c-di-GMP-I riboswitch aptamer from a Bacillota bacterium, 86 nucleotides, folded computationally. Taxonomically the source falls in Bacillota (Bacteria, Bacillati). Rfam family: c-di-GMP-I riboswitch aptamer. Rfam links the family to the GO term cyclic-di-GMP binding.

RNA sequence: AUUGUUCUUUGGCAAAUCUAUUGAAAGAUAGAGGCGCAAAGCUAUGGGUCUAAAGGCGUUAUGCCUAUGACUGCCAAGUUGCACAU
Numbered sequence: 001a002u003u004g005u006u007c008u009u010u011g012g013c014a015a016a017u018c019u020a021u022u023g024a025a026a027g028a029u030a031g032a033g034g035c036g037c038a039a040a041g042c043u044a045u046g047g048g049u050c051u052a053a054a055g056g057c058g059u060u061a062u063g064c065c066u067a068u069g070a071c072u073g074c075c076a077a078g079u080u081g082c083a084c085a086u
Base pairs, nucleotide, nucleotide: 005083012037013036017032018031019030020029021028022027035073041079042078043077045076046075047074048071049070050069055065056064057063
């Protein structure tokens, strides 16, 4: 340095839920909390999923379509990193 792994150690992140803020919503941020995670670090690049304000269609009314919005803790990909027993 590369590949792989979780033997060991130092640690790291933080699900659901609650509170506050924000957003049309999905969601996001902060605090508490801790389900779990060897990348549960970063990037919306590919697929997938969620929402539908604006727009379009339709209706007595309810509605339907559609990301430019969102999810990296959905799966990949790219990229960065800790330990070093092998």
Of the family's consensus pairs, 91% are formed in the model. Model confidence (mean pLDDT): 80 of 100.